[in-house]
Molecule: transfer RNA
Organism: Trichonephila inaurata madagascariensis
RNA sequence: GUCUCUGUAGCUCAAUGGAUAGUGCGUUGGACUCCUAAUCCAAAGGUCAUGGGUUUGAAUCCCACUUGGGAUG
Numbered sequence: 001g002u003c004u005c006u007g008u009a010g011c012u013c014a015a016u017g018g019a020u021a022g023u024g025c026g027u028u029g030g031a032c033u034c035c036u037a038a039u040c041c042a043a044a045g046g047u048c049a050u051g052g053g054u055u056u057g058a059a060u061c062c063c064a065c066u067u068g069g070g071a072u073g
Base pairs, nucleotide, nucleotide: 001072002071003070004069005068007066010025011024013022018056027043028042029041030040031039050064051063052062053061
């Protein structure tokens, strides 16, 4: 250089073009307990990497750009 996969909450990972974007862990508050741990309940936290396009409707499809990994020379 070429090809390919990948980027979504603090971390990990989901989500057939129909939308209120979720799981687990973590964080915060509460219950329980003499206290802690464990358990239970609740809450906060998201520019869906970025910029355009297609569509009635885009995390999802297309293009560009970029991050990380792999293959090849």